[in-house]
RNA sequence: GAAGAGGUUGCAUCUCUUAUCAGUAGUCCGCAACAGGUGAAUGAGCACCGCACGGCGGGUGAAAGGAAGGGAUGCCGAAACAGAUUCCGGCUUAUUCCGACGAUCUGUUGGGUCAUGACUGAAGAAGUUAUGGACUGUCGCUAAAAUGCGGGGCGCUUC
Numbered sequence: 001g002a003a004g005a006g007g008u009u010g011c012a013u014c015u016c017u018u019a020u021c022a023g024u025a026g027u028c029c030g031c032a033a034c035a036g037g038u039g040a041a042u043g044a045g046c047a048c049c050g051c052a053c054g055g056c057g058g059g060u061g062a063a064a065g066g067a068a069g070g071g072a073u074g075c076c077g078a079a080a081c082a083g084a085u086u087c088c089g090g091c092u093u094a095u096u097c098c099g100a101c102g103a104u105c106u107g108u109u110g111g112g113u114c115a116u117g118a119c120u121g122a123a124g125a126a127g128u129u130a131u132g133g134a135c136u137g138u139c140g141c142u143a144a145a146a147u148g149c150g151g152g153g154c155g156c157u158u159c
Stems, first nucleotide, its partner, number of pairs: 001159004007076001010075009026060006036049004040096006079109008088099003110136002113133008138151004
C1' cells in the first nucleotide's frame, strides 16, 4: 500500500407502507363573562389583533419528530457521543434559551444485548449518557487446547 473479518439486531443514508402522535394543534359555531392579548423568557421599543386572550359545549380536523416492517445504496471509526469555537435563524436591542446545516479542535467508545439512575420524548416505544452483568470477536500470556488473566479499532488477519 492492497484485500478482508467480527454481526441474520455490525454501522449509516434514502425511499415505501402501517400504527401511534390524536380526536391533540389549528379552524368554525354557540353560551357566559371580561380588558387586554400575540410575536421563545425578562426589561425597553416596535408591529399586529382586540365583545380579543382565556373558560365551557358542539362541528371539522392535521403534521413533524420518533417507532415497526419491506426495498435500495454505501461501508467496517463503519459510526456515535461529550465539550469548546465559528456561521445562520427565532420583529429590534441586552442577557439567557431554543433550533437547523456545516466547519475546526480536543476527548471517549471493539460489537450488540440486559438491568438501574439521569436527560430527551405524547409515550409503559425508542434514543443518549453513567454504572454494572452475561455473551461475542480479536491479540498477548502459549507450539496447541481448556480454563483463567490482561490489552484495544492509530487495533486484528492475509499478501
Source information:
The RNA shown here (Lysine riboswitch aptamer) has 159 nucleotides and comes from uncultured Limosilactobacillus sp. Its Rfam family is "Lysine riboswitch aptamer". From the family's description: Riboswitches are metabolite binding domains within certain messenger RNAs that serve as precision sensors for their corresponding targets. Allosteric rearrangement of mRNA structure is mediated by ligand binding, and this results in modulation of gene expression. This family includes riboswitches that sense lysine in a number of genes involved in lysine metabolism, including lysC.